[in-house]
Context: one part of a larger RNA
RNA sequence: AAUGACCUGGCGGCAUGCUUACACAUGCAAGUCGAACGGCAGCGCGGGCUUCGGCCUGGCGGCGAGUGGCGAACGGGUGAGUAAUGCAUCGGAACGUGCCCAAGAGUGGGGGAUAACUAGUCGAAAGAUUAGCUAAUACCGCAUACGAUCUAAGGAUGAAAGUGGGGGACCGCAAGGCCUCAUGCUCCUGGAGCGGCCGAUGUCUGAUUAGCUAGUUGGUGGGGUAAAAGCCUACCAAGGCGACGAUCAGUAGCUGGUCUGAGAGGACGACCAGCCACACUGGGACUGAGACACGGCCCAGACUCCUACGGGAGGCAGCAGUGGGGAAUUUUGGACAAUGGGGGAAACCCUGAUCCAGCAAUGCCGCGUGUGUGAAGAAGGCCUUCGGGUUGUAAAGCACUUUUGUCAGGAACGAAACGGUGAGGGCUAAUAUCCCUUGCUAAUGACGGUACCUGAAGAAUAAGCACCGGCUAACUACGUGCCAGCAGCCGCGGUAAUACGUAGGGUGCAAGCGUUAAUC
Repeated sequence: AAUGACCUGGCGGCAUGCUUACACAUGCAAGUCGAACGGCAGCGCGGGCUUCGGCCUGGCGGCGAGUGGCGAACGGGUGAGUAAUGCAUCGGAACGUGCCCAAGAGUGGGGGAUAACUAGUCGAAAGAUUAGCUAAUACCGCAUACGAUCUAAGGAUGAAAGUGGGGGACCGCAAGGCCUCAUGCUCCUGGAGCGGCCGAUGUCUGAUUAGCUAGUUGGUGGGGUAAAAGCCUACCAAGGCGACGAUCAGUAGCUGGUCUGAGAGGACGACCAGCCACACUGGGACUGAGACACGGCCCAGACUCCUACGGGAGGCAGCAGUGGGGAAUUUUGGACAAUGGGGGAAACCCUGAUCCAGCAAUGCCGCGUGUGUGAAGAAGGCCUUCGGGUUGUAAAGCACUUUUGUCAGGAACGAAACGGUGAGGGCUAAUAUCCCUUGCUAAUGACGGUACCUGAAGAAUAAGCACCGGCUAACUACGUGCCAGCAGCCGCGGUAAUACGUAGGGUGCAAGCGUUAAUC
C1' cells in the first nucleotide's frame, strides 16, 4: 500500500467499488434534418357538406413511414490475444484526409428511372414478389476547364445542385423572371489538426530449448496500394538470422506513473491520462474521407429462443440489473441545468458521455461523543501487611456551552451565452433581409428546499477494539494444575502462572481496532 472476514460503529467532505473474455430476462445507451424531396398515416387549426352521428379537404401548424444528406469509424467497455505487425524515446520519406481555415476558378443546358403510394400474389412468421404512377441536393449524359490527370509534348480526359430570406424600377394573369443576402455544390492550391508507413535504441523468464528459414534473403519483369516494400506473382541467384542467445517454450497489454526505500533499487500497472488490441468463436469483404466496423452485412461453428417443421431470430468486455462462480465489490435512480459530442440556418431533438443522487467505514482527511468547578477523597468494585491503598476530580453536586443531532424559518454559487431591443459598421439599388461590434435586458438548475445562515429546547443523540513474560508501552488477585488452553520468535501451563480463563487496574490506537495472505 492493498484484500477479505471477526467484534464494534455518531457525522461530514473527497475518492474508490467483480474474480469467470462465464451465460444473460427486461428497459434504456445514435440519432437528426420539412431551409434537399414526393407526399399525408396519426394529432391540432381553418374551410366545405351534414340526416348533427359524422364525412370531405395538405389550405396551415406540423409530421409516422419512405427517398436523400450528415452522423453512426466519436464517445463508452474490457485486457482475451500480443515478447513485437505492440509500447516508450529519437528520427525518416514514398502517402491520405469528411467537417474547419485562407486564396483562386466555376455553378450553363438536358435526360431516364425508382421508393413511398395504388392494385394484386406467396408465406405461420421473418419477409418476399408482380404490374402501374411520381419527386429530388438520388442517378446519368452534353457543354465549359483557371487549376488537375495522362502524354509519344502534337494532343487527349475529366465537374457541379440547388434551397431559404428580402425587395425599388421593368416583364408576367399568377407562380415567378430580375436584383440582392445567406447557405449549399464542383474543380484546384495551401494550412491546421488527424491518420497510414519505415528505421534506430530500450522493453520478463528458461540453454534441462542450439541450430532456424524456400517467399525464406536479394535481383529483374509484371501486378497491387493512398503510399515504400516479397505486399503478391513468374524467372534468376543462394542467400538471410544465430552464444551480443536465433528458433522454441512459458508468462505478460505497453507507458506516464503507483507503492516501498535515505538512496541505489525492488515490486506493481486499480482509479486518471496517452497508445494498442478485442467485441459469442473463426473467416471475409461491402459502404465510406475514415472500418475490414461492440449496439452494420455475408459465410461457417457452438449456444439460446420462436415455429404451422417449410423456415426464422439473437449476441451487455455500454448503463442499470439477473443467474452462476467466488473470501469478495453498488441502484433495473434523476437530469440534459452545466461541460462536451451528433444533426439542424435556428428553435430544438438525441446523448446510461457527463453532471448528480443512492448503497458500502473500502480508503484518505476533518469533526464530535461535552467544558469549568468540585475531597465528605462519598458509595460500590478490586487489592491489602487490615493501618490503608486504588479506581479518582473520576462520579454526584454546582455553574456553563450547543459543534453534531432534532424542530422551526430563510435560502444559494454553479447561469450567461443563445434570444429580445437600442446604437454604430459591413453587404446592397435599398432606410428591406442578413452579418459583425457594443449598451440594456427577459428566460433557463437535475442536484435541491440540498449546502449555507438564523432561531428554539436540551448534556441532551454518539466508544470501541487489541494488548499488558522478553522483543514491546502496560500488574495484581482468583480459578485451573503439562489439564483446559496460549503462541509471531524465544517459549508458558506438572498447586503460590505478571505468559491459560475471569475480574480489578493499566498501556496503545480510536470510529475504528486487531488478524490473515502477498509486496517493498
Molecule: small-subunit ribosomal RNA, 5' domain
Organism: bacterium 10RO2